[in-house]
Molecule: transfer RNA
Organism: Minisyncoccales bacterium
This record gives sequence, C1' cells and structure tokens, in this order.
RNA sequence: GGGCCGUUAGCUCAGCGGUAGAGCGCCUGUUUUGCGAACAGGAGGUCGUGGGUUCGAUUCCCACACGGUCCAC
Repeated sequence: GGGCCGUUAGCUCAGCGGUAGAGCGCCUGUUUUGCGAACAGGAGGUCGUGGGUUCGAUUCCCACACGGUCCAC
C1' cells in the first nucleotide's frame, strides 16, 4: 500500500429501511438477623465521524478514523 471483517448500553452481543433490544452488570423495593439467591420495578445509547440516497437510515451508497485478519513490500 491492497483485500476482507468489525465499530450499537458499563461488558458480551442481537437487530439489517418505519419511534433501539437481550443476557450479565448497576440502582430501588419485597424477602433475610445479615449477605447471597429469588421476585417486582427502574436508570443508562449523538447506533465510530462526516456526507449522499430516501417521505423516512442503526439498516443502502461514498469518504475518513479506529480495531482484527490475510496478501504484498
């Protein structure tokens, strides 16, 4: 330098055009002498950045950034 894959909640990952979800974690309550577990409820996201297409973009297209991997030098 080139190819491919990835970037979404604190962590691990779904979602692939129509107001963004799960598990774990966190907070509150019930329960317990207490902790844990269980149950009920809750908080938390400019969907990497900037453009384009569209009535509408996390989703499609382009560029860039970062990470992984392969190839070349």